This is a predicted complex of two RNAs, RNase P RNA and transfer RNA, with 426 nucleotides together. It holds a member of the Rfam family "Bacterial RNase P class A". The family's RNA type in Rfam is ribozyme. Model confidence (mean pLDDT): 78 of 100.
C1' cells in the first nucleotide's frame, strides 16, 4: 500500500423572511394581539414476535388446537440477546445454522432398475452332474444349487480401504476407520478425551402424520371511564322457556349477565380523559468473559384528531439516502446515497 | 386496529410432493364465391419474488411485494 471483517456514530449545516400543531406567560375578553420556549426515525415501516396497560370470571377445569426445540445463563417476555458446545463456510480476522427423536408406531420414494427396505440373482462368477462337439484339453447349451467382490439403474442398493481366505464369495476371520452401547475422567450441562466391548444389527425423509419436553385464556386505545345530543327504546320474520343466546377460532363442563338473531326504519357522528415521566436518556462507579444488572448525580425531549413539524431566499461542502409519530416499549425482519471513528486479520514492500 | 381470501400462458380456472394442462383468445392450413362457424395444426410459463427442507416444490417452511374483501357508535 492493497484486499478484507468486526463493532460504534452521523446522515446537510448555517442565516433571514413567511407559515402551522401544542405549552407557559401578560393583556383584551369571549377570542384575538404581544412576547418566550419545544416541535418524527434509525429505521417512525411491516404489523412478524414478546410484554405493559384497559375490559371480560384478577382470568377457571379437560379435550382439540397453536408456538418453541443442542447446553447454560440474561430479561418484565419473547422465536430476541449473550457465552459455551457441535456441524459448515473461509488461509485468517470471522461469519452462517428450524441444531430433539426414523434404536416407538404409520406412511412416502415418480421415472429407471432384478431389487427401494427385516431384500433381490439381470448380467457376471463358481461348483456338480446332463446334452452336442471333440481323440483329449477344452467349447457351446439348457438344469440346480452357492454367491452382493465387480457390471449395469438410479437421489440413495444394507458400512468403507486392505489383507487373509474361499470352489467362488461374504464381517467369515483380522488391522485400521465410521457406528451404537458401557465404563472411567473433565465440564453445572450440551459435549469432549481414553480404555475395552459389539460386530453391521439400527439406510433416507419428522418445514410427512406423529412421540416427547416445555409453553400458550381472549380481545384490543375505535381498548376502557366520564359528560353532553338525539329519538319512532318501532315495524316485520325466525328461534327459545331446567331452553337459547352473548362473554370473538372448535367441543363439553363451570361462572356472569340477558330473551336472541337477521332483514327494514330511525337517531347521533360532540366534547374530556386514557396522552405520554418511561422495564426513560446521559456521565461517573461497583459486579460479571458477556447479554445484563446494583448504586450517586444531572436531564425533561412530539402528542396531533382531517390530523402540526412545511415554503421561499442566501452562503458552504463531500451536492444530501430510504423515508413521515398517531396507546407506550423490548425485539426481529425489510429499505438506505455518502460518510467518519476505533479494533482486527491476510499478503506485498521499506525502515 | 384486528382478521380473512388469493397470485399459474393474452383472459379464466385445473394440478395428491413426480414430465405444468384445459377451455376461450393469437398465428397456419383446410372447408367456403367471401366471412363466420366448423375440421386439423403450432407457438406462448422467472406458477409474484427471494431463500430453504427435500432425490425431486406451483404444492412443505420463512422473510418480502401486490390484489381483492370483512368487523368495530346509539337504540
Nucleotide at each position: 500500500a492493497a484486499a478484507g471483517c468486526c463493532a460504534g456514530c452521523c446522515g446537510g449545516a448555517c442565516a433571514g423572511u413567511c407559515g402551522c400543531u401544542g405549552c407557559c406567560u401578560c393583556a383584551u375578553u369571549a377570542u384575538u394581539g404581544g412576547g418566550g420556549g419545544a416541535g418524527a426515525g434509525g429505521a417512525a415501516a411491516g404489523u412478524c414476535c414478546g410484554g405493559g396497560c384497559u375490559c371480560c370470571a384478577c382470568a377457571g377445569g379437560g379435550c382439540a388446537g397453536g408456538g418453541u426445540g443442542c447446553c447454560a445463563g440474561a430479561u418484565a417476555a419473547c422465536g430476541u440477546c449473550u457465552g459455551g458446545g457441535c456441524g459448515g463456510c473461509g488461509c485468517a480476522a470471522g461469519c452462517c445454522g428450524a441444531c430433539g427423536g426414523c434404536a416407538a408406531g404409520u406412511g412416502c420414494a415418480a421415472c429407471a432398475g432384478a431389487a427401494a427396505g427385516g431384500a433381490u440373482a439381470c448380467c457376471g462368477c463358481u461348483u456338480a452332474a446332463c446334452u452336442g462337439u471333440g481323440c483329449a484339453a477344452a467349447c457351446a447349451g439348457a438344469u440346480a444349487a452357492g454367491u452382493a467382490a465387480g457390471g449395469g439403474u438410479g437421489a440413495a442398493a444394507u458400512g468403507g480401504u486392505g489383507c487373509g481366505g474361499u470352489a467362488a464369495g461374504a464381517g467369515c476371520g483380522c488391522a485400521c476407520c465410521g457406528c451404537g452401547g458401557u465404563u472411567g475422567u473433565g465440564g453445572c450441562a450440551a459435549c469432549a478425551c481414553a480404555a475395552g466391548c459389539g460386530g453391521c444389527a439400527a439406510g433416507g425423509u419428522a418445514a410427512a402424520c406423529c412421540c416427547c419436553a416445555c409453553u400458550c385464556g381472549g380481545a384490543g386505545c375505535a381498548a376502557g371511564a366520564c359528560c353532553a345530543a338525539a329519538u319512532a327504546g318501532g315495524u316485520g320474520u325466525u328461534c327459545a322457556a331446567u331452553a337459547c343466546g352473548u362473554g370473538c377460532u372448535g367441543c363439553c363442563c363451570g361462572c356472569a349477565c340477558g330473551g336472541a338473531a337477521c332483514a327494514c326504519g330511525g337517531g347521533u357522528a360532540g366534547g374530556u380523559u386514557g396522552c405520554u415521566u418511561g422495564a426513560g436518556g446521559c456521565g461517573c462507579u461497583g459486579a460479571g468473559c458477556g447479554a445484563u444488572u446494583g448504586g450517586c448525580g444531572c436531564c425533561c425531549u412530539a402528542g396531533a384528531u382531517g390530523a402540526a413539524u412545511g415554503a421561499c431566499u442566501g452562503u458552504c461542502c463531500a451536492a444530501g439516502a430510504c423515508a413521515g409519530a398517531a396507546c407506550c416499549c423490548g425485539g426481529c425482519u425489510u429499505a438506505u446515497a455518502g460518510g467518519c471513528u476505533g479494533g482486527c486479520u491476510u499478503u506485498u514492500u521499506u525502515u | 386496529u384486528c382478521c380473512c381470501u388469493g397470485g399459474u400462458a393474452g383472459c379464466u380456472c385445473a394440478a395428491u410432493g413426480g414430465u405444468a394442462g384445459a377451455g376461450c383468445a393469437a398465428c397456419c392450413g383446410g372447408c367456403u364465391g367471401u366471412u363466420a362457424a366448423c375440421c386439423g395444426g403450432u407457438a406462448g410459463g422467472u406458477u409474484g419474488c427471494a431463500g430453504g427442507u427435500u432425490c425431486g416444490a406451483g404444492a412443505c417452511c420463512u422473510g418480502c411485494c401486490c390484489a381483492g374483501g370483512g368487523a368495530g357508535c346509539c337504540a